[in-house]
Predicted 3D model of a 118-nucleotide RNA (FMN riboswitch aptamer (RFN element)). Its Rfam family is "FMN riboswitch aptamer (RFN element)". Rfam describes the family as follows. The RFN element is a highly conserved domain that is found frequently in the 5'-untranslated regions of prokaryotic mRNAs that encode for flavin mononucleotide (FMN) biosynthesis and transport proteins. Its mean pLDDT, the model's own confidence on a scale to 100, is 82. Of the family's consensus pairs, 100% are formed in the model.
RNA sequence: ACAUGUCUUCGGGGUUUGGUGAAAUUCCAUACCGGCGGUACAGCCCGCGAGCGCAGGAUGCGUUGAAUCGGUGAGAUUCCGAUGCCGACAGUAAAAGUCUGGAUGAGAGAAGAGCAGC
Numbered sequence: 001a002c003a004u005g006u007c008u009u010c011g012g013g014g015u016u017u018g019g020u021g022a023a024a025u026u027c028c029a030u031a032c033c034g035g036c037g038g039u040a041c042a043g044c045c046c047g048c049g050a051g052c053g054c055a056g057g058a059u060g061c062g063u064u065g066a067a068u069c070g071g072u073g074a075g076a077u078u079c080c081g082a083u084g085c086c087g088a089c090a091g092u093a094a095a096a097g098u099c100u101g102g103a104u105g106a107g108a109g110a111a112g113a114g115c116a117g118c
Stems, first nucleotide, its partner, number of pairs: 004116002006113005017029003031098002033087002035048004043085002051063005067083005089101003
C1' cells in the first nucleotide's frame, strides 16, 4: 500500500377503505411496494441475483416480467410533468407482487480488517 487470496459485518419492500359471497388481505373497485452493478439520480435501458426446468460430485446449461409522450439540459427511456405497465414456486374455506411456507436459507453485491502474499 491493498491487484489477488483470507477473514468479519451488512445485504427486499408492500393489502388501506369498501363491494360480492357460506367462504377471498387471493375475485371487483381503491390502496400500497420496488434487490444489486453500470449509466445524469432507473421496478419497466444494459447486465446481474433470487425463482423455475434439465443433468449433476463440484457445478454447468437453459429459462426468466413491464413505458410511452412532453419539458429542462452539453448530456437523462434515470431528473421534472402527464398517462400507463409489470411482478417465481408451493399452500389456502375462493384464483395472491403484498398472507403463510421453503427461508434463522441463498444471493447479486456493499462496507471494513490488514492475517497471507506483494